[in-house]
């Protein structure tokens, strides 16, 4: 106690009155009596009588237990709220008024006795009282009946007056003050009943109802009423939501909100309902009664088993349930209630206290000063910084708490009386003492660092954080916020104009019904009259109090409380000398809306019948011969049994070329040859008529493409299914050959489409321009012009729109009506209902799941989209690679190790411009540990170096020996100190790391790409992202330039400036050169500097000139001149950016890791392996050649630990001597291809040179693993290379040699140099890459993108499901308690009548109707569950394909 209206132990919560009554007890008093003791007049005892009592409990009687208190189960209702009605009613106690109370009677409880029972409770006999009960008398229009009069009203009727008849009362008590009693009337209070309006959700609840609706008679009630009953009638309710189902007590109010609203109904107050569940009555003024009665049921307790008792949703309290809610307290002192005359009694109402920070309010936990900016802690760039005036220290104060003293109001009084309570409050002394936490710190949102962790642990309201430098996790320091609280969770409102009345939408975001006709409903033209329902206005009543609000007041303040005002937006009544608007009078009138008549033309509008030609297929015959057909290419298919082609004739069915048109008609679907018949609608013109007849339209009805279904026909062509052939990885497809339903007709269903203008219908208004269709007027006669009505298009202003766009055919401005929407998916699914022959259609959810789905536009990227342009990109050519052998790099494999990196282009003759040791980073083994290297400290030595010995396979190392300083000062002088240097030892800070991370970084580099692009300022346009500029027309190698332009300018790129090369001039001539002069073997020398050359400085090329084209431009084409012509050739130069591109192993560097090892040293080995695969090269395959001999012509470089001429030796590599040269001087150095001779004669060769053997040379400590070269010998593959692929556009390719760097030695590589020296380019269709514009996009990690479905696995919710179980509300029948009512009442009975018999009256009992629970039954409905099954959702990187 928001949950269990669940069950309850124990105590208390309703009693009181003796002034209604009798008896009993107790106490006391009095009276008189008996007995005992004895102090004989006192005490005690016993029994009796009378009386008294602020005594006690039981009984009769009265009043009260219908209030107060609790709860919210039920109830969707006249239950509640609000306003009325009652002429249809009642009202104890209370107040007022009038009148009265005379005289009697019989009982009974208590009590006593007997008796039944365990008890509860009785039974019988006897006694007794009353304000208990009962007659009689009396009584007023008090009631009934009956006949009148007057007034009034709202129908029944009400009020008043006056008659006759009948009927009905009473109680006493007492202290004599009073209190009660009876009848009647009035009032007050409280109730009963009726009515208007309001009061949740669901239509996947559409029909409900037999006492049902009404009437008459009767009954019944306080009273009206189908409230009940008999009969009669057939009504009543419902789309303005009946019935059914679900949920719920209602309101004042409370929370929220600007308000309108939305949510709630705790506390306080009003009403209702209930009291374990269901039914029932009794008593009474009042109940169908929480603490009364009877019955039934469930539960529980007692029992002697026969029978009895009970009802906390009163206050406390207990169990249980639950996230969760208190003390078995005090007092009647106050307020109120009951009884009583009163005193008083009772009161778990109430007032108080207790528990709970549950809420609101107030207060405190100190205040001032205090820098050595203490210590500690955290951090740090090691300097500091922060905590922080914070603390400590010093000086004050005392609210709360504690101590001591005083001490209320609440009490109404003359006095007494206080639970709270020694409480509130006041005073005093005393101590800073006893009193601070919680959340957060990525953004929203105020507040940041360190460490730990490493997509883990965890956080998270949303976005999201965490994968080794986390302000987001955890901890710490610091900070921010609030503060006796803070944070979380749940719920409600707000923000949310996100259900939109205020206040939304529907072309494309969700949303216009497929279309029309039309019912109900909604809305409705002009003038006028009336009315006054709506409307407006005024007044009155009510709208309880509390709450709210304003102004005051009281508790120290506040919360809180009190007083007064306002408000309570509502309802009702009355008046209006208000009638504009709406309604009504189906008042009157009008013609502009709507309709009718007349005339006219237009039209694929509809239905039926008939006719026609072209094409097609088939059939027959003729001609004729080998193919036809089909495709990207083919094949299946047809054809020598004669196809296809062609001619003639015939048959059949379907569709109607041209005309043909954003032309026409129709409501939409839709409609196309021609003719006829029937028929609907629209339009124009003109007058006439009707007189608002109109618009829209929920339900309803009708129409409604294609496909499909049924029956019967028809069937040429086409063609789902199906078959075959292709394509393909597959191809149940796209393509081809065939081909059946169907397509056609008649009749009947279906009822859906991207049924679209994705735009409902109607009316009015709001710039224009230009087509077209139909009709008309005027002017005219023109291929006209102009005006107008109706359709149908395009462009466009205002305006609208998120934008796109719409724009008199609105998506503008307004009005009316209908339909529809409210995040995505699940899903247009499931269930239910209706329709359908079926297929299926209409209506139409939820669980669950996600944080999005979507629209329009923007910038990119992409496209087997488009346009334009470029590039050795293709094409045209030349030469290669891919085949062979070898070299070299890579993969793989192997290995103790084969160190590491590089990976499409943009890794692979790359880092490496050169691994035998070294390098070297790897492996094996051996050593060292402040270390191979740097700085600092202490001690010692004096050198260091070097040499030697031992150990060690080897080296390093280890152990030992020898050798043994310099400078200065002092003076003890082969001594000392200091300093420098060096070594040794020690100590720790540190060194060291080619260890990890290039995804932590700097720097450097590659690539797109030497592609022509990339941006900015201001302005303008756009809501914005953005656009413009930068696009367009030309042009260029170029965003190069010109022109145009809402742009104008600018920057980084392009170009130019730089280097080199090509011409020339000038200056200068040595080591270069030699024309002329002299000289020599020789520019050798004299001489000279003209030339070549060298290297300084200039000139030159600018579309400058001419012609043509072009727009009079930019520029292009051609030409002249010129060494060179249109950036002359080449180089350097690389925009914004992309690739987490490469590099931690060049270097630097954060973090992490190792520290007698991942460091350092040493020896040996390895990086050189080898079945194989790939890349890049060299040499070849030969006669444009090989070989031999002879003869020419370069450039650019290099040289001292070097280049080396020359002589000699060696076949040669090379060796021994050795001139010259730090170089325009000397040397390397011979250039080679070429040329001239000779030879070879097409062969595995005189090609080719691998491999191998032997012998050597050189470098170097060292040539085995593992160098290069030489000589002799050997003489492999290979005869031009598959698919594929690379380079190159001119001094280029190809070919030929030369040099250099690295380097002791070791190039077929790399970087340079020159010699010889071509072919081709029509052109841009295609391949690749790139640029600009444009277009589509569901991509933005950007097509290496995104993404769909089946299948497999796991989990979740859900539909169906043979069934099973349970609940709920009805219905039918059976049974039928208590009980009212009715009947009966043979039995019983005191009061009254009667002398009596008996009567009147009453009762028990019995019967009947109704009747709760219960039983049976068939249905309805809602849940739960179920083998199996259906789809759905979500999951890690699964499988298959690739639908968009």
């Nucleotide at each position: 106690c928001u949950u269990a209206a669940u069950a309850c132990a124990u105590g208390c919560a309703a009693g009181u009155c003796g002034a209604a009554c009798g008896a009993a007890g107790c106490a006391c008093u009095u009276u008189a009596a008996a007995g005992a003791g004895c102090u004989u007049g006192c005490u005690c005892u016993u029994a009796a009588a009378a009386g008294u009592g602020a005594c006690u409990g039981a009984g009769u009687g009265g009043c009260g237990g219908a209030c107060g208190g609790g709860u919210g189960a039920g109830u969707a209702a006249c239950g509640c709220g609000u306003g009325g009605g009652u002429a249809a009613c009642c009202u104890g106690c209370c107040u007022c008024a009038u009148a009265c109370a005379g005289g009697g009677g019989g009982a009974u409880a208590a009590c006593a006795g007997u008796u039944a029972g365990a008890a509860a409770u009785g039974a019988c006999u006897g006694c007794u009282a009353a304000c208990a009960c009962c007659g009689c008398a009396u009584a007023a229009c008090c009631c009934g009946c009956u006949a009148g009069c007057a007034u009034c009203g709202c129908a029944u009727g009400a009020u008043g007056c006056a008659g006759a008849c009948g009927g009905a009362a009473a109680a006493u008590a007492u202290u004599a003050a009073u209190a009660g009693g009876u009848a009647u009337g009035a009032g007050a209070u409280g109730g009963g009943c009726c009515c208007g309006c309001g009061u949740c959700u669901g239509a996947u609840u559409a029909g409900c109802u037999a006492g049902u609706u009404g009437g008459u008679g009767g009954g019944g009630u306080a009273a009206c009423a189908g409230c009940c009953u008999a009969c009669c009638a057939a009504g009543g309710c419902g789309a303005c939501g009946a019935u059914c189902a679900g949920u719920a007590g209602c309101c004042g109010a409370c929370c929220u909100g600007a308000g309108a609203g939305g949510g709630u109904g705790a506390u306080c107050g009003g009403c209702c309902a209930c009291a374990u569940u269901g039914g029932g009555a009794c008593u009474g003024a009042g109940a169908c009664a929480c603490g009364g009665c009877c019955c039934a049921a469930a539960c529980u307790c007692c029992u002697a088993c026969g029978g009895g008792g009970g009802g906390c949703a009163g206050c406390a309290g207990u169990g249980g349930g639950g996230a969760a809610u208190a003390u078995u307290g005090g007092a009647c002192a106050a307020u109120g209630g009951g009884g009583g005359a009163a005193a008083c009694c009772c009161u778990g109402a109430u007032c108080c206290a207790g528990c709970g920070a549950c809420g609101c309010c107030g207060c405190g936990u100190g205040a001032g000063u205090g820098a050595a900016g203490a210590a500690g802690u955290a951090u740090u760039u090691c300097g500091g910084u922060a905590u922080g005036u914070a603390a400590a220290g010093c000086u004050c104060u005392a609210u709360c708490a504690g101590c001591a003293g005083g001490g209320a109001a609440g009490a109404a009084u003359a006095a007494a009386u206080g639970a709270c309570g020694g409480u509130a409050c006041c005073u005093g002394a005393c101590u800073a003492a006893g009193a601070a936490g919680c959340u957060c710190c990525g953004g929203c949102u105020a507040a940041c660092u360190a460490c730990g962790u490493g997509c883990c642990a965890g956080c998270a309201g949303c976005c999201g954080c965490g994968g080794u430098a986390a302000u987001a996790c955890g901890u710490a320091g610091g900070g921010a916020g609030c503060g006796a609280g803070c944070g979380u969770u749940a719920u409600c409102c707000g923000g949310a104009u996100u259900u939109a009345c205020u206040g939304g939408g529907u072309g494309u975001a969700a949303a216009g019904g497929g279309u029309g006709c039309g019912u109900a409903g909604g809305c409705g033209g002009u003038c006028u009259g009336g009315u006054a329902a709506g409307u407006c206005u005024a007044a009155a009543g009510u709208g309880a109090a509390a709450u709210u609000u304003c102004g005051g007041g009281g508790c120290u303040c506040a919360a809180c409380c009190c007083c007064g005002g306002a408000g309570c937006u509502g309802c009702u009544u009355u008046g209006g000398a208000a009638a504009a608007c709406u309604g009504c009078c189906u008042g009157g009138a009008c013609u502009a809306g709507a309709g009718u008549a007349u005339a006219g033309g237009a039209g694929a509008g509809g239905a039926a019948a008939g006719c026609g030609g072209a094409a097609c297929u088939c059939c027959a015959c003729g001609u004729g011969u080998a193919g036809c057909g089909g495709u990207g290419a083919a094949a299946u298919g047809c054809g020598u049994a004669g196809a296809g082609a062609u001619g003639u004739g015939g048959a059949g069915g379907a569709a109607c070329a041209c005309c043909a048109g954003u032309a026409g008609c129709g409501a939409a679907g839709g409609c196309g040859g021609c003719u006829u018949u029937c028929u609907g609608g629209a339009c124009u013109a003109u007058u006439a008529c009707u007189g608002a007849c109109g618009c829209u339209g929920a339900g309803g009805c009708a129409c409604g493409a294609a496909a499909g279904c049924a029956u019967g026909g028809g069937g040429a062509g086409c063609a789902a299914a199906c078959a075959g052939g292709a394509u393909u990885a597959g191809a149940u497809a796209c393509c081809c050959u065939g081909g059946u339903a169907g397509u056609c007709c008649a009749u009947g269903c279906c009822g859906u489409a991207a049924a679209c203008g994705a735009u409902g219908a109607a009316u009015g208004c709001u710039a224009g321009g230009u087509g077209u269709c139909g009709g008309g007027g005027c002017u005219c006669a023109c291929g006209g012009g102009u005006c107008u009505c109706g359709g149908u298009g395009c462009c466009g202003a205002a305006g609208u729109u998120a934008a796109c766009a719409c724009a008199u055919u609105a998506a503008g401005c307004a009005u009316u009506c209908c339909a529809c929407c409210u995040g995505g998916g699940a899903a247009g699914u499931a269930c239910g209902a209706c329709c359908g022959c079926a297929a299926g259609g209409u209506u139409g959810a939820a669980a669950c799941u996600c944080a999005a789905a979507g629209g329009a536009a923007u910038u990119g990227a992409c496209g087997g989209g488009g346009a334009c342009c470029c590039g050795c990109a293709c094409a045209a050519g030349c030469g290669g690679u891919g085949g062979a052998g070898c070299a070299u790099g890579u993969g793989g494999u192997u290995u103790a190790a084969u160190u590491c990196g590089a990976a499409g282009c943009a890794a692979c003759g790359c880092g490496a411009a050169g691994a035998a040791c070294c390098u070297u980073a790897c492996c094996u083994a051996a050593a060292c540990u402040u270390g191979a290297c740097a700085u600092c400290c202490u001690u010692c030595u004096g050198a260091a170096a070097c040499a030697c010995u031992a150990u060690g396979u080897a080296a390093a190392g280890u152990a030992g020996u020898g050798c043994c300083u310099u400078a200065g000062u002092g003076c003890u002088u082969g001594c000392a100190c200091u300093a420098a240097c060096a070594g040794a030892a020690g100590u720790g800070a540190c060194a060291g790391g080619u260890g990890g991370u290039g995804c932590a970084u700097g720097g450097u580099u590659g690539u797109c790409g030497u592609c022509a692009g990339c941006u900015c300022g201001u302005g303008u346009c756009g809501u914005g992202a953005g656009a413009u500029g930068u696009u367009g027309g030309g042009u260029u190698a170029a965003g190069u330039c010109c022109c145009g332009c809402a742009a104008c300018g600018a920057g980084c790129g392009c170009a130019a400036c730089c280097c080199u090369u090509a011409u020339u001039c000038u200056u200068a001539g040595u080591a270069g050169c030699c024309a002329g002069c002299a000289u020599u073997a020789a520019g050798u020398u004299g001489g000279g500097c003209a030339c070549u050359c060298u290297a300084g400085g200039g000139a030159g090329a600018c579309u400058g000139c001419c012609a043509g084209g072009g727009a009079u431009a930019a520029c292009c084409u051609g030409g002249a001149g010129g060494a060179g012509g249109g950036u002359g050739g080449g180089g350097a130069u690389g925009a914004c950016g992309u690739c987490a591109a490469a590099u931690c192993a060049u270097c630097a560097u954060g973090c992490c890791c190792c520290u007698u090892a991942u460091g350092u040293u040493u020896a040996g080995g390895g990086c050189u392996a080898c079945a194989c695969a790939c890349g890049u090269g060299c040499u070849a395959c030969a006669a444009u050649g090989g070989c031999u001999g002879c003869u020419a012509c370069a450039a650019a470089g290099u040289g001292a630990a070097g280049c080396a001429a020359g002589u000699c030796c060696g076949c040669a590599a090379g060796g021994c001597c050795a001139a010259g040269c730090a170089a325009a001087c000397c040397a390397c150095a011979a250039a080679a291809a070429a040329g001239c001779a000779g030879u070879c004669c097409c062969a595995g060769u005189u090609c080719g040179g691998a491999u191998u053997g032997u012998a050597g040379u050189c470098u170097g400590c060292a040539a085995c693993u593992c160098g290069a070269c030489u000589a002799c010998a050997u003489g492999a593959a290979g005869u031009u290379g598959g698919a594929a692929u690379c380079g190159c556009u001119a001094g280029u390719a190809a070919u030929c040699g030369c040099g250099a760097a690295u380097c002791a030695g070791a190039a077929u590589g790399u970087c340079g140099c020159g010699g010889u020296g071509a072919a081709u380019a029509c052109g841009u269709u295609c391949c690749c890459g790139g640029g600009u514009c444009u277009u589509g996009u569901a991509c933005a990690c950007a097509c290496c993108g995104c993404c769909c479905g089946u299948c497999a696995c796991a989990c979740c919710a859900u539909g169906g499901g043979a069934g099973u179980u349970g609940g709920u509300a009805a219905c039918a029948c059976c049974c039928g308690a208590a009980g009212u009512c009715a009947g009966u009442g043979a039995c019983c009975u005191a009061a009254c009548c009667g002398u009596a018999a008996g009567g009147a009256a009453g009762g028990a009992g019995c019967u009947g109707c109704c009747g709760a629970a219960g039983g049976u039954g068939g249905g309805a409905u809602c849940a739960a569950u179920a083998a199996c099954u259906g789809g759905g959702g979500u999951g890690a990187a699964g499988u298959c394909g690739u639908a968009a």
Molecule: small-subunit ribosomal RNA
Organism: uncultured bacterium